[in-house]
RNA sequence: AACAUAAAAGAGCAAACCAAGAGAAAUUUUGGGACGCAAAAUCAGGAAUCUAAGGGAAACUAUGAUCGACCGAUUGCAGAG
Numbered sequence: 001a002a003c004a005u006a007a008a009a010g011a012g013c014a015a016a017c018c019a020a021g022a023g024a025a026a027u028u029u030u031g032g033g034a035c036g037c038a039a040a041a042u043c044a045g046g047a048a049u050c051u052a053a054g055g056g057a058a059a060c061u062a063u064g065a066u067c068g069a070c071c072g073a074u075u076g077c078a079g080a081g
Stems, first nucleotide, its partner, number of pairs: 003081001005078001012037002017032006035068001041074003045071002048066003054061002
């Protein structure tokens, strides 16, 4: 230095649920909360999923969302072996 991911430490994130707010909905914001997470950091690129206000006779449709299932790019704590 690289790979792998045992243990420990410091730091960090925060599922379900609850309260208030936003939204047509999916969902989301803030506060509480803590199931978990070494990328559960960033990007929203790929693929996937949800919703269907508007449009459409209907089927359907994203310009609205999610990504804490997966892949990719960039960055990052420790460092037995």
The RNA shown here (c-di-GMP-I riboswitch aptamer) has 81 nucleotides. Its mean pLDDT, the model's own confidence on a scale to 100, is 79. RNAcentral holds the sequence, with entries from Rfam. It matches the Rfam family "c-di-GMP-I riboswitch aptamer". The literature on the family includes a 2007 paper in Nucleic Acids Res by Weinberg et al., "Identification of 22 candidate structured RNAs in bacteria using the CMfinder comparative genomics pipeline".